[in-house]
C1' cells in the first nucleotide's frame, strides 16, 4: 500500500469545498491586489419491508453564508412481498384464491380537540495571535406519530333511479 475478516461507535439538515465570506502572515506599484497557511459553509424535530427509476424530498426555530456548488439521502413513482378494508368465486360469518382501495410490522385518509416533545441562538467556561472551535446550561416550535371524537374514499352488490 492492497485485499479480506471481526468488534465497537456514529450515520442523512447528512458529508464535502475549485466559488463566496472571514482570519493570520509575507510581498507589492497599497482604501487594493497577489502568494502561502487557516476558518466558516443546515439549528434541531421527523422520516427505512425488498428491488428498480426519476430528480430542487417533510416540518418548524429567538438561526439569516441555513449564500453558491458537488455528492448522498429514510420523501415521490413502478414492481414484488406483507397488513388492513371492500368485493367476487366456491364455501361454514372460518380458512383459501382473484380483483380493487389504502398503508408498511405502531401497516386507510381527512377534520377538530388533547397530552407529550428540539436544538441552535442567548448565558457561562475552555482552547486559539485571530477568524473560530469545543464543553456545560434555564427557556421556547411545527409537521409527523399517539389518545379521544366526528366525517369519509375506493371496488363490488342491490335498486327503475338516487
Nucleotide at each position: 500500500u492492497a485485499a479480506g475478516a471481526u468488534a465497537u461507535c456514529a450515520u442523512a439538515g447528512c458529508g464535502c469545498c475549485u466559488g463566496a465570506u472571514c482570519c493570520g502572515u509575507c510581498g507589492a506599484u497599497a482604501u487594493u491586489c497577489g502568494g502561502c497557511g487557516g476558518a466558516u459553509g443546515a439549528c434541531g424535530a421527523g422520516g427505512a419491508u425488498g428491488g428498480g427509476g426519476a430528480g430542487u424530498a417533510u416540518c418548524g426555530a429567538u438561526a439569516a453564508u441555513u449564500c453558491g456548488g458537488c455528492g448522498g439521502a429514510u420523501g415521490c413513482c413502478c414492481c414484488a412481498c406483507g397488513g388492513u378494508c371492500u368485493u367476487u368465486a366456491a364455501a361454514a360469518u372460518a380458512a383459501u384464491a382473484g380483483a380493487g382501495g389504502u398503508c408498511g410490522a405502531a401497516a386507510g385518509a381527512c377534520u377538530g380537540c388533547g397530552a407529550g416533545c428540539a436544538a441552535a441562538a442567548a448565558c457561562g467556561g475552555a482552547a486559539g495571535u485571530g477568524a473560530u472551535u469545543c464543553c456545560g446550561c434555564a427557556a421556547c416550535a411545527g409537521a409527523g406519530g399517539c389518545g379521544c371524537a366526528g366525517u369519509u374514499a375506493a371496488u363490488g352488490a342491490u335498486u327503475a333511479a338516487a